[in-house]
RNA sequence: AUCAUGGAGAGUUUGAUCCUGGCUCAGGACGAACGCUGGCGGCGUGCUUAACACAUGCAAGUCGAACGAACCUUGCAGGAUCUGAAACUUCGGUUGACGAACCUGCGCUGGUAAGUGGCGGACGGGUGAGUAACACGUGGGUAAUCUGCCUCAUUUACGGGGACAACACUGGGAAACCGGUGCUAAUACCGGAUAAACUCUACAGAAGGCAUCUUCAGUAGAGAAAAGAUGGCCUCUAUAAAAAAGCUAUCGAAAUGAGAUGAGCCCGCGUCUGAUUAGUUAGUUGGUGGGGUAAAGGCCUACCAAGGCAACGAUCAGUAGCCGGCCUGAGAGGGUGGCCGGCCACACUGGGACUGAGACACGGCCCAGACUCCUACGGGAGGCAGCAGUGGGGAAUCUUCCGCAAUGGGCGCAAGCCUGACGGAGCAACGCCGCGUGAAUGAAGAAGGCCUUCGGGUCGUAAAGUUCUGUCAUUAGGGAAGAACGGACAGAUAGUGAAUAAUUAUCUGUAUUGACGGUACCUAAUGAGGAAGCUCCGGCUAACUACGUGCCAGCAGCCGCGGUAAUACGUAGGGAGCAAGCGUUGUCCGGAAUUACUGGGCGUAAAGGGCGCGUAGGCGGACUAUUAAGUCAGGUGUGAAAACUCUGGGCUCAACCCAGGGACUGCACCUGAAACUAAUAGUCUUGAGGGCAGGAGAGGAAAGUGGAAUUCCUAGUGUAGCGGUGAAAUGCGUAGAUAUUAGGAGGAACACCAGUGGCGAAGGCGACUUUCUGGACUGCACCUGACGCUGAGGCGCGAAAGCGUGGGUAGCGAACGGGAUUAGAUACCCCGGUAGUCCACGCCGUAAACGAUGGAUACUAGGUGUAGGAGGUAUCGACCCCUUCUGUGCCGCAGUUAACACAAUAAGUAUCCCGCCUGGGGAGUACGAUCGCAAGGUUGAAACUCAAAGGAAUUGACGGGGACCCGCACAAGCGGUGGAGCAUGUGGUUUAAUUCGACGCAACGCGAAGAACCUUACCAGGGCUUGACAUCCCUCGCCAGGCUAGGAAACUAGCUGUUCUGAGCUUCGGUUCAGACGAGGAGACAGGUGGUGCAUGGUUGUCGUCAGCUCGUGUCGUGAGAUGUUGGGUUAAGUCCCGCAACGAGCGCAACCCCUACUUUUAGUUGCCAUCAUUAAGUUGGGCACUCUAGAGGAACUGCCGGUGACAAACCGGAGGAAGGUGGGGAUGACGUCAAAUCAUCAUGCCCUUUAUGUCCUGGGCUACACACGUGCUACAAUGGUCGGUACAAAGGGUUGCGAAAUCGCAAGAUGGAGCCAAUCUCAAAAAGCCGGUCUCAGUUCGGAUUGCAGUCUGCAACUCGACUGCAUGAAGUCGGAAUCGCUAGUAAUCGCGAGUCAGCAUAUCGCGGUGAAUACGUUCCCGGGUCUUGCACACACCGCCCGUCACACCACGAAAGUUGGCAACACCCGAAGCCGAUGGGCUAACCCCUUGGGGAGGCAGUCGUCUAAGGUGGGGCUAAUAAUUGGGGUGAAGUCGUAACAAGGUAGCCGUAUCGGAAGGUGCGGCUGGAUCACCUCCUUU
Repeated sequence: AUCAUGGAGAGUUUGAUCCUGGCUCAGGACGAACGCUGGCGGCGUGCUUAACACAUGCAAGUCGAACGAACCUUGCAGGAUCUGAAACUUCGGUUGACGAACCUGCGCUGGUAAGUGGCGGACGGGUGAGUAACACGUGGGUAAUCUGCCUCAUUUACGGGGACAACACUGGGAAACCGGUGCUAAUACCGGAUAAACUCUACAGAAGGCAUCUUCAGUAGAGAAAAGAUGGCCUCUAUAAAAAAGCUAUCGAAAUGAGAUGAGCCCGCGUCUGAUUAGUUAGUUGGUGGGGUAAAGGCCUACCAAGGCAACGAUCAGUAGCCGGCCUGAGAGGGUGGCCGGCCACACUGGGACUGAGACACGGCCCAGACUCCUACGGGAGGCAGCAGUGGGGAAUCUUCCGCAAUGGGCGCAAGCCUGACGGAGCAACGCCGCGUGAAUGAAGAAGGCCUUCGGGUCGUAAAGUUCUGUCAUUAGGGAAGAACGGACAGAUAGUGAAUAAUUAUCUGUAUUGACGGUACCUAAUGAGGAAGCUCCGGCUAACUACGUGCCAGCAGCCGCGGUAAUACGUAGGGAGCAAGCGUUGUCCGGAAUUACUGGGCGUAAAGGGCGCGUAGGCGGACUAUUAAGUCAGGUGUGAAAACUCUGGGCUCAACCCAGGGACUGCACCUGAAACUAAUAGUCUUGAGGGCAGGAGAGGAAAGUGGAAUUCCUAGUGUAGCGGUGAAAUGCGUAGAUAUUAGGAGGAACACCAGUGGCGAAGGCGACUUUCUGGACUGCACCUGACGCUGAGGCGCGAAAGCGUGGGUAGCGAACGGGAUUAGAUACCCCGGUAGUCCACGCCGUAAACGAUGGAUACUAGGUGUAGGAGGUAUCGACCCCUUCUGUGCCGCAGUUAACACAAUAAGUAUCCCGCCUGGGGAGUACGAUCGCAAGGUUGAAACUCAAAGGAAUUGACGGGGACCCGCACAAGCGGUGGAGCAUGUGGUUUAAUUCGACGCAACGCGAAGAACCUUACCAGGGCUUGACAUCCCUCGCCAGGCUAGGAAACUAGCUGUUCUGAGCUUCGGUUCAGACGAGGAGACAGGUGGUGCAUGGUUGUCGUCAGCUCGUGUCGUGAGAUGUUGGGUUAAGUCCCGCAACGAGCGCAACCCCUACUUUUAGUUGCCAUCAUUAAGUUGGGCACUCUAGAGGAACUGCCGGUGACAAACCGGAGGAAGGUGGGGAUGACGUCAAAUCAUCAUGCCCUUUAUGUCCUGGGCUACACACGUGCUACAAUGGUCGGUACAAAGGGUUGCGAAAUCGCAAGAUGGAGCCAAUCUCAAAAAGCCGGUCUCAGUUCGGAUUGCAGUCUGCAACUCGACUGCAUGAAGUCGGAAUCGCUAGUAAUCGCGAGUCAGCAUAUCGCGGUGAAUACGUUCCCGGGUCUUGCACACACCGCCCGUCACACCACGAAAGUUGGCAACACCCGAAGCCGAUGGGCUAACCCCUUGGGGAGGCAGUCGUCUAAGGUGGGGCUAAUAAUUGGGGUGAAGUCGUAACAAGGUAGCCGUAUCGGAAGGUGCGGCUGGAUCACCUCCUUU
């Protein structure tokens, strides 16, 4: 030191939201590998693949105290004989007269170790191939067992025998090795004796148990033992003096019992996946007898019986050693089984036994097989999954090391020997843990890098510098613990003993033993010296800039990034994180409540079986009693150690190690409790069923009957059409149809009633009558007494279509034929029409078989219909009323739900049982099985591929959806365009260039309010290079200007030429400086109409002058959002009023501004003229009344009246008024949309260019011309042309200008120059109109193009390329196809006038006035817009989305004539070694008989037999690979054909089925709503 300590999320489907659901990430771990990098130490770990093959060495020996022989060493004694010096040698030498050699004996002594013998080689060490099993785990049993060595107890060891190795001789062989003859020992071998135990047989007693039985004590009989060795001694014994056969001690031996240890066998429970493996098994299951084993048992055998296992998963197939543990996790779980520990299995592959206590034996034997090696070819040898090591395989895994010092093991009395166990070291960042690579100070914020807004910022106190320290490393010195034993010697105590010997036990002392290793550790010295990398920086996820690149190169875990400004690629700087490591890859758990026991779901997201009956199973009403299986409580045993955890302790800390406690959630047993479940027994009636009495019903089956209608036939009447459609046609009809009348035939279906009415389990059921028959409901409470609920398999029913056989066939009607439609039309529409639809019998077994909602039971507010019953009250009478049961609808509270919605008929609250789901696609497909006549049904995958697929709801947009409203949108009108000629713009083409831009509306008489040069941007050619233009610097003053020459000009070359301003000095001559101007020079730079309008600003167009667009607060909703802003009215208007969970506000609307219409007033010149005068003339005097001008005011507000409306807003009508309902016109353009237009107005980022993409000049081009389109002008004529006369405007312009009169010219125009800076002068004539003449319907007196000639004007210059004039010429065109444009009143139409631009040029543009209409019933339709609503698979928003065939490429899969392997069985053949059995003849020491041979028992060899490995043959099974060809599937950039689906998707869609078709698909039959719209019915809600 009790228990408890424990749970995070994120990204990604959408325009946004909530949900469902998958994918991905952040964490931890590893026996790892790879990439980059690498200082030290400690502790661990290290072939996961080929149980592939192995060179070499070692890994199991030991005992002489079991034995014989031999040898070596050493000592002693003797030496008869011969005698008297050599012997050995590694050739160096050693020993030797103190006696060598040689011989003999003795042993003391020590040693070696071939053989016999004993013990051990069954342990230790390795590996995980096999094994799905009593193999393992756990708990039991063994009354069914064994156990060497060890411990304890009891008892014993008496007396004999015969061999065989070694050895000797000999034979064979290359070798390995083997044979023959002869000798020999033992603790080797074999009899005999003895028998307390022991075993067996028979008898019988007691106790116990668990059936057989067990235990204890007996009686009788039978059987079975042994071995000695060593030390010491003489007490005992015999001999006689030192030894034994004696004694003693120790070790060993035998028997028995007990223990301990180890092992065998049996049992309960637990232990992977597949049912696309459902049946399996003949020794199989049991019995009896026998055999066998240590032991139960079909373990084996003979006979008998027919059993055994299996849906609680047998058998078969696949995979796999199991566990303690380890990883992960909050846990429950999931994954895993490397190191360490327990068990099992294996030892080259397969089989077999022997020995032994123990093996069917890793380093033993035999056989077979494969492989390797040796060989003299005859024959032999071998087994690293022991330690090292080699080759090979592989992404990948180490030294042929040291030592037995420690621990442990074997043998031995012991010393000791052996020990690749083990202890250590080596290699490897493979892992965990620890340490270091320095510390303090230091701002000129150094240099340098990077960035920059050019100011600076940052790396950064970082560095340098200064002052220190010394861990690690280096050098030197010192230097452990691990060592305790054991044995030797000496001593002490105790035991045995006759003993003081010897020995045993304990203790003390002495000396001795270390591989690691001179290692750990300690001390000293030197000097910051030797020691930092890796990954990342778009989000998740901590960390950003620059450059390069330009959908390329590349990145990527998911989302995704890259197409010229990339924080996402590459590099750099900077930053973040971890750190001697850091990343990547792989695998496992987690997150993932994403298999949900803890802890999920099934109306629409994946998911309720089509429906019932019912078996097994699961679950089950009330009461009583008993039992104690579940359950609960206490206890006992076990749950090995290690690990985990807690508390301590040891290495300096930690990792690591040690000790103690907990835990090990389990199993077994004992005792107890009795509520609940269960079991047993008994009872009850409420669940369930029955009985009696009733009423309702398209419930089912069969037979019969009926009327209406269609069609057909017959007959009559009757005549030219009928029929059909959007419109038509095919079709029918003068051979008489359709129509109509009458009669008949035949089949099918049953109008009205009829109803969210009824019945049925569902499918389904509809005329009427009869027969048979099922179920439900109500009332009574009479009977039974839990008889119930659900229901895997199973059985039955089961729309339509379809199939078989036989009938039937009126209508309808797949297929098919024809007609239409269409680009096509295998369709929709039409005319026909076969199967089929109908009946009988038999199959099929599926549907959107739906309430997309399994069944049963109980409970939980109400209201209101309807169908069938019953009761009550009142009454003459239930007709109205009330209560209740059953069914069927609607609304609605609580509650539930992601929402929609459900809501007593639950999708609420609960219980029980069944079925089903786990991302989308592939696919309900393939293969297999099964059912079916077939079609096909049922069961039902994988590879591969995607990051989504999906549900509900929201906001938009859209609809060939709906409602309402508006607009010259249509309609009603007027005039045009489209046809002609010309003008102009565009496209196209052409070109050296035809510069560029604009492209539906919203480009195209547009930028351009005006291209001959210029403009000009384009082209050709000629020039210039600090530049045509700007700023800064230096030098000069040759300035400017003019002239000459060349040249197309720009320009070049020359000549002339005393520049100007200011200041200072001054001898006033001038000079200096500064500035301007000009020239020259150098560089910074200029320049660019070069690119990008998809980098931008600004500006503009458009929807649209449409009435909308939003916000704050509040409220509702989980949320996106809604409300307000919708509704009822009204308006030009979100204009206003009313109502309302909204109340307010903003940008828009309106108003405020300008012009115009009326008027007042002020003011009258250049304007005007009523009155007066005057003139040719408002010309002048005069006047300012009027017109007009231009300032200031007034005036119009639905103010007034009537009506309608809701007592409102408002509308309609009226009055007055110049004007009436915003009077007319303009300016004014909300939030936003179109990546709309513009880089060429301008500005501007970036890129590009810099003797050119800049700039100057000449010439050309923008003006081209088979063609197409847009916009206009002029016309086509008589409402006209032409000629003559004549009248009336407005608004503008004018000094580089407008330009009068007058003159000239046919005219354009010229001359001229008055007047005018303009209410003064001038342009300036207005034209249509009016009056008169002429033309008379024609290509004309229309029309004017084109062309010729001659001119005028502008301008350096009219050729390309101007305008105008005159004369001449006189084209097309006779009112315009399809189509299309403008306009609602002073408008359209028509007529002229002016201005800007401009030297000149106007059919264009912008303005001005003159003349001056027609029509609007109305909103059905086209177009556009607004509001509300609805559907949606769209959100780049219908120019959307999207389906299928075909073609091409790639990928995986299926089928396939076959081919090649593997595996496990089966049948037969052959059959090694070996065990077992048999055995005539052969051989045979121990024992027995007889004993001389010999015989017997037993044994051996041989032979035979059973079993049997390998092998062979055969036909099947399973599985894998592969294959010509073939089938569908998936994925791919912008291929082809169509348009199926999403909106009513343009034929509503979908489901099942049949059939047809290039394809999506079409059609028929039945079904569904998951169909829009309109109408009707019913029900409900509100007043």
Predicted 3D model of a 1583-nucleotide RNA (small-subunit ribosomal RNA) from a Bacillota bacterium. It matches the Rfam family "Bacterial small subunit ribosomal RNA". Its family is annotated with structural constituent of ribosome and ribosome in the Gene Ontology. The prediction has a mean pLDDT of 82.